Predicted 3D model of a 536-nucleotide part of an RNA (small-subunit ribosomal RNA, 5' domain) from an uncultured bacterium.
Context: one part of a larger RNA
RNA sequence: AAUUGAACGCUGGCGGCGUGCUUAACACAUGCAAGUCGUACGCGAAAGGGACUUCGGUCCCGAGUAAAGUGGCGCACGGGUGAGUAACACGUGGAUAACCUGCCUCUAUGAUGGGGAUAACAGUUGGAAACGACUGCUAAUACCGAAUACGCUCAUAAUGAACUUUAUGAGGAAAGGUGGCCUCUGCUUGCAAGCUAUCGCAUAGAGAUGAGUCCGCGUCCCAUUAGCUAGUUGGUGGGGUAACGGCCUACCAAGGCAACGAUGGGUAGCCGAUCUGAGAGGAUGAUCGGCCACACUGGAACUGAAACACGGUCCAGACUCCUACGGGAGGCAGCAGUGGGGAAUAUUGCGCAAUGGGCGAAAGCCUGACGCAGCGACGCCGCGUGAGGGAUGAAGGUCUUCGGAUCGUAAACCUCUGUCAGAAGGGAAGAAACUAGGGUGCUCUAAUCAUCAUCCUACUGACGGUACCUUCAAAGGAAGCACCGGCUAACUCCGUGCCAGCAGCCGCGGUAAUACGGAGGGUGCAAGCGUUAAUC
Numbered sequence: 001a002a003u004u005g006a007a008c009g010c011u012g013g014c015g016g017c018g019u020g021c022u023u024a025a026c027a028c029a030u031g032c033a034a035g036u037c038g039u040a041c042g043c044g045a046a047a048g049g050g051a052c053u054u055c056g057g058u059c060c061c062g063a064g065u066a067a068a069g070u071g072g073c074g075c076a077c078g079g080g081u082g083a084g085u086a087a088c089a090c091g092u093g094g095a096u097a098a099c100c101u102g103c104c105u106c107u108a109u110g111a112u113g114g115g116g117a118u119a120a121c122a123g124u125u126g127g128a129a130a131c132g133a134c135u136g137c138u139a140a141u142a143c144c145g146a147a148u149a150c151g152c153u154c155a156u157a158a159u160g161a162a163c164u165u166u167a168u169g170a171g172g173a174a175a176g177g178u179g180g181c182c183u184c185u186g187c188u189u190g191c192a193a194g195c196u197a198u199c200g201c202a203u204a205g206a207g208a209u210g211a212g213u214c215c216g217c218g219u220c221c222c223a224u225u226a227g228c229u230a231g232u233u234g235g236u237g238g239g240g241u242a243a244c245g246g247c248c249u250a251c252c253a254a255g256g257c258a259a260c261g262a263u264g265g266g267u268a269g270c271c272g273a274u275c276u277g278a279g280a281g282g283a284u285g286a287u288c289g290g291c292c293a294c295a296c297u298g299g300a301a302c303u304g305a306a307a308c309a310c311g312g313u314c315c316a317g318a319c320u321c322c323u324a325c326g327g328g329a330g331g332c333a334g335c336a337g338u339g340g341g342g343a344a345u346a347u348u349g350c351g352c353a354a355u356g357g358g359c360g361a362a363a364g365c366c367u368g369a370c371g372c373a374g375c376g377a378c379g380c381c382g383c384g385u386g387a388g389g390g391a392u393g394a395a396g397g398u399c400u401u402c403g404g405a406u407c408g409u410a411a412a413c414c415u416c417u418g419u420c421a422g423a424a425g426g427g428a429a430g431a432a433a434c435u436a437g438g439g440u441g442c443u444c445u446a447a448u449c450a451u452c453a454u455c456c457u458a459c460u461g462a463c464g465g466u467a468c469c470u471u472c473a474a475a476g477g478a479a480g481c482a483c484c485g486g487c488u489a490a491c492u493c494c495g496u497g498c499c500a501g502c503a504g505c506c507g508c509g510g511u512a513a514u515a516c517g518g519a520g521g522g523u524g525c526a527a528g529c530g531u532u533a534a535u536c
Stems, first nucleotide, its partner, number of pairs: 002535003006532005013383006019376002021341001026339003030336003035073003040070002048061005080294003090218007100210001104207007112146001114144002121136006152171007176199006185192003220266003227257003232254008269291004273284004296317005319330004347373001349372003355369001356367004386416004396407004420477001422472005430463001435458007480525005485506003491520005501508002
C1' cells in the first nucleotide's frame, strides 16, 4: 500500500446494490413459521332470517355449510446453527456381481368373490386439569381371509465361469371415486350392476431421481505424548441388516498398529471459494453454493420408501410454569421480539402479486421459504453541496524589516443553470399462467362428453401512486476530518518553560519549541476522515 461481517472518536446531503450477534449451542414472555383433500368415508350443528303456532314449539332457508372424527398424502423438503467431529467427516477419483429408492415416466398383465370390526355419535361415569374408562350404533380407497399369479420369492434337481439357464413343487395382490351415454346386457320411462372417459388400486420389468456402504490419495499443532490394543487381529458356525463386514454372538488361533509418528493431549465443521501476493506461497472459511453434524442434556425405539425425526413418541436429568398436592405442561441453533453477555450487529412490518414447495381433479387453501418494505455511512459504486465574470486587490484576521505581504477572484456585486432534496400533475414493466366462456382440430368411442393441441375474450400487483416523465419555485436546504521536525506532501506567531504535554520509530519540552497548547496559513483525503484490532 491492499483488505475487513469490524468497533471507537469527530462529522454527516441524496440514491443504487449488497450486508448486519464474530460474544452466552445463555435463558426465553407474546404472535406467527405444516398443512391439505367432501372427486376415499360415516356423521353433522349454531347465530341469523322467514312461515305457522294451542306460545310449549314445529317447519323452511342458513347447509349437507362450520366444527370434530376415520382414511390418504405431506410433515425426512424448505428454514436455523456450528456445539461435537482430526473422522472415509470433507475434497477428489473409483467400486457396489454386497444394496434400497414413495411421488414421476415407459412397458406388460390384472382388478374376482366375501367377512368381521372401530372412531365419530349416543348414554353412563372418573379427574382440579391434562386426559380418560365402560356400554351400545355405523361407513370406507381403514382392516382380514379366499380365488387367481408373470420373467416375483423360496426349496429341490440338473447345467454352469457366473443369482447362467431350465424343470418340478410350494408361496405371495388389489379399491374404488367422479363425469358422460344408451351400442351391447338387465329392467325398458329412463336408469345402472352395462358401455365409455378420467383420476386412482395391484403385480412384474425398465428408466429417472435420491440415498446407503466400501476403497486409493489429500486434509492443523505438540515427541516437554513412545509404546498402543482382548471383540483387540484373523478364521469357522450362527444371528442380524436393504446390503458387505467383529456389526453381534459361541468356539478356535495369537494376532493387529507404530519413528513413513501409532497411542495420548490441544485446536478445529470440510470444500467451491475469499483476502493478500509478480508468482510460489501465506491467512481465512461471514454472506452465496455443495456436503456433514446438531435441535434443552443423555439414551431409545415406533411409524414410514426414507428418521432413530428442530416445531413427533417414550425414559432419565437440569431448568421454567400450572395445581384442588393426587398430578400435569414446556423446549426460538425457524421469523420477528425480550432479558443477559459484549467494543458490537436491525422491525414483535406488508404480501402470497412473482419464483419455489405441500395437498387437491380443480377452484383453492397453507407457506416468517421467498418477494418486498423498515433501521444502520457497515461496505462498494454514482451524484451533489453550484457555473461564468468580477481588483477600490474592500472590510476584517494573521504576519511584518512598518515599506508591505497573505487569506484572495476568495467575498461583495453582475449574468446564468437547475442535478439532488421540496411542491404539483401524469404514471409503469415485473402478468403469464391456472381457470371460466366461446371457436377450430386430432385421438378414443356405438355415439357424445371428457382428455390433448391451438386461437379469442375475461380475471389476478405486496412493493406502490414506487421507478420514470413533465411542470413550478429557488443558489436557495447540503463539508468535514486528519496532518504540517525527519521518514512524509505541508511554516509562521503567541502561550508554556524537562512543567503541562506529544510520540508509529528516531525522539521533542530545562525562556525565542516549524515536534506541547492555541491562532493564522498550508498539505492530504472527502460524505467521509482518523484511531484501534486483524491478515497478507